The RNA shown here (Glycine riboswitch aptamer) has 90 nucleotides and comes from uncultured Sphingomicrobium sp.
[in-house]
RNA sequence: GCGCGGGAGAGUUCGCGAUAACCUUCAAAGGGUUGUCUCGGCGCCGAAGGAGCAACCGCCCCCGGAAUCUCUCAGGCCAAAGGACCGCGC
Numbered sequence: 001g002c003g004c005g006g007g008a009g010a011g012u013u014c015g016c017g018a019u020a021a022c023c024u025u026c027a028a029a030g031g032g033u034u035g036u037c038u039c040g041g042c043g044c045c046g047a048a049g050g051a052g053c054a055a056c057c058g059c060c061c062c063c064g065g066a067a068u069c070u071c072u073c074a075g076g077c078c079a080a081a082g083g084a085c086c087g088c089g090c
Stems, first nucleotide, its partner, number of pairs: 001090006011042001013041003017037008043077003049073001050071003056065003
């Protein structure tokens, strides 16, 4: 590095818009409900990546490597996907 398995946290929050279905109607308009898709607001998570301090490590002076710690730029907050890390095999 590859394959298989396991793998957490935090709003399925609020608000315009678009769209589909359903309900209401004689019909239409309008209204209501649900789902989907941008955009925006506030709140929050950290275990892709990134950055920072530095415990620690190397030959411990220099220098270098440095975290699951910190920051949250990115990413994420129903599910799915992703996923540090762990186990087995090559």